[in-house]
RNA sequence: GCCAGCGUAGCUCAGACGGCAGAGCAGGCGCUUCGUAAGCGUCCGGUCGGGGGUUCGAGUCCCCCCGCUGGCU
Numbered sequence: 001g002c003c004a005g006c007g008u009a010g011c012u013c014a015g016a017c018g019g020c021a022g023a024g025c026a027g028g029c030g031c032u033u034c035g036u037a038a039g040c041g042u043c044c045g046g047u048c049g050g051g052g053g054u055u056c057g058a059g060u061c062c063c064c065c066c067g068c069u070g071g072c073u
Stems, first nucleotide, its partner, number of pairs: 001072007010025004019056001027043005049065005
């Protein structure tokens, strides 16, 4: 330099065909217990890597850029 994949909550990841951004774990609070752990309930947590475009509407489609991983040279 070329090709491919990936980037979404603190972490691991879902989110076919464009239509309310989610789960598990972690964290806060509560229930339960003599107490702890476990279990259960509830809450908090997001510029969806950045910018632009298409569209009534974009995490999703198109373009450019950045980062990570793998392959080729």
Background
The RNA shown here (transfer RNA) has 73 nucleotides and comes from an Anaerolineales bacterium. Its Rfam family is "tRNA". Rfam describes the family as follows. Transfer RNA (tRNA) molecules are approximately 80 nucleotides in length. The sequence is in RNAcentral, with records from ENA. NCBI's taxonomy places the organism under Bacteria, Bacillati, Chloroflexota, Anaerolineae, Anaerolineales.